[in-house]
RNA sequence: UGGGUCGGUGAGGCGGUCGCGUCACCCGGAAACGGGUGCCGAGGAACGUCCGGGCUCCGCAGGGAAGAACGGUGGGUAACGCCCACCCGGGGCAACCCGCGAGAAAGUGCAACAGAGAGUAGACCGCCAGCGGUUUUCCGCCGGUAAGGCUGAAAGGGUGGGGUAAGAGCCCACCGGCGUCCGUGGUGACACGGGCGGCCAGGUAAACCUCGUUCGGAGCAAGGCCAGACAGAAGGCGAUGAGGCGUCCCGCUGAGUCUUCGGGUAGGCCGCUAGAGGGUGUCGGCAACGGCUCCCCGAGAGAGAUGACCGUCACGCGGCAACGCGGACAGAACCCGGCGUAUGAUCUGACCCAUUCC
Numbered sequence: 001u002g003g004g005u006c007g008g009u010g011a012g013g014c015g016g017u018c019g020c021g022u023c024a025c026c027c028g029g030a031a032a033c034g035g036g037u038g039c040c041g042a043g044g045a046a047c048g049u050c051c052g053g054g055c056u057c058c059g060c061a062g063g064g065a066a067g068a069a070c071g072g073u074g075g076g077u078a079a080c081g082c083c084c085a086c087c088c089g090g091g092g093c094a095a096c097c098c099g100c101g102a103g104a105a106a107g108u109g110c111a112a113c114a115g116a117g118a119g120u121a122g123a124c125c126g127c128c129a130g131c132g133g134u135u136u137u138c139c140g141c142c143g144g145u146a147a148g149g150c151u152g153a154a155a156g157g158g159u160g161g162g163g164u165a166a167g168a169g170c171c172c173a174c175c176g177g178c179g180u181c182c183g184u185g186g187u188g189a190c191a192c193g194g195g196c197g198g199c200c201a202g203g204u205a206a207a208c209c210u211c212g213u214u215c216g217g218a219g220c221a222a223g224g225c226c227a228g229a230c231a232g233a234a235g236g237c238g239a240u241g242a243g244g245c246g247u248c249c250c251g252c253u254g255a256g257u258c259u260u261c262g263g264g265u266a267g268g269c270c271g272c273u274a275g276a277g278g279g280u281g282u283c284g285g286c287a288a289c290g291g292c293u294c295c296c297c298g299a300g301a302g303a304g305a306u307g308a309c310c311g312u313c314a315c316g317c318g319g320c321a322a323c324g325c326g327g328a329c330a331g332a333a334c335c336c337g338g339c340g341u342a343u344g345a346u347c348u349g350a351c352c353c354a355u356u357c358c
Stems, first nucleotide, its partner, number of pairs: 001354008012313007020041002023038006043329001047340002050338005055219004062250004067215005072086005087101001088099004102210002107208002109204002124149002126145003130141004157175006176200001178197008223270004232261006243253002277296003281292004315326004
């Protein structure tokens, strides 16, 4: 200098003019309300609502079935399907990236097209023995054969030798892979090395299934308090157990409950935002993270507001200059931890490869 890999920061600042919402105060008003002043008023993803938790109610959160999710090992965490480190497999020269990573020698199922044959293999071509024909070569019949060809995403270990009519793990050696036993290293997944065995066992489990682990259900319109209004009627079920129990059974509890018609109300307060919160420093740890210390933290609604314009500075782009142009994705509603997705443009760190110079 060129190319690449992995991260991180911020999400423009200030001033002015209009405008919106809550709250406080002031003025007017009997009140409703109107006017004025002041404070505060979205995000890194507030989003999707895909996971996990807190909190609340269902008496407790009990047992079993069904169902669902997850799946290398060790750690982190309140918890997780998340994160970190490592192992194994795959890709890349490398930095590094990817993996829904248990079991296919428990069983069942499935595999388009092509092809002879797609899983107790398979004779289309080829090779070989025998028989026959108007007999070297050729053709036909019958059988053997998986070494070679052909089809396919995939054809039932590889190389060499023996063997044979031709062949074949049919036999043998080595290699690969599998099972099993042992040694060494590691917390472990696993790695390395050695012995023995049978010649070998295809793919698919986001197909059924098997094994292991985890999961009770509903959700802030949860739930609680206050004020106020109203009118009951008919029918069903029920201590031989209704309902609670949001899939079923057991177990527990124990008196009302359900449907239809009719009537009333649709107000206020709490929950509600200081929390597993963020940051600095330091210590432990490879890291995720944890301990301590100090500092910081003014949406919380009515499912309803949080905007626009102008000036200037900063930034980027174009231009010699004057100057012009540009700023995305998107928006709270109980709160956190993650994941996923969207995002114009900018700044910045570490590392790898190639080349040149010293």
Predicted 3D model of a 358-nucleotide RNA (Bacterial RNase P class A) from Leucobacter sp. M11. It is recorded under the gene name rnpB. Its mean pLDDT, the model's own confidence on a scale to 100, is 77. Rfam family: Bacterial RNase P class A. The family's RNA type in Rfam is ribozyme. Taxonomically the source falls in Leucobacter (Bacteria, Actinomycetes, Micrococcales, Microbacteriaceae).